Background:
Transfer RNA from a Candidatus Bathyarchaeia archaeon, 71 nucleotides, folded computationally. The coordinates come from a structure-prediction model, not an experiment, and the mean pLDDT is 81. The same sequence occurs in records of 4 taxa. Its Rfam family is "tRNA". The family's RNA type in Rfam is transfer RNA.
RNA sequence: GCCGCUGUGGUGUAACGGUAGCACAAGGGCCUGUGGAGCCCUUGGACCGGGUUCGACUCCCGGCAGCGGCC
Numbered sequence: 001g002c003c004g005c006u007g008u009g010g011u012g013u014a015a016c017g018g019u020a021g022c023a024c025a026a027g028g029g030c031c032u033g034u035g036g037a038g039c040c041c042u043u044g045g046a047c048c049g050g051g052u053u054c055g056a057c058u059c060c061c062g063g064c065a066g067c068g069g070c071c
């Protein structure tokens, strides 16, 4: 330098054009002799900028970052 893949709460991951879910973590409560486990509730998220569309995490373009391959 070229090619490909990936980018979603604090962390790990789904959804494949139509309300962004789940688990862990965090906060609160219940329970418990204490702690842990268990149960309930809550908080919190789309890498950036454009485009297409009635509607975009999703499709297209350009950038940025990470990973891999080639040279």
Stems, first nucleotide, its partner, number of pairs: 001070007010024004018054001026042005047063005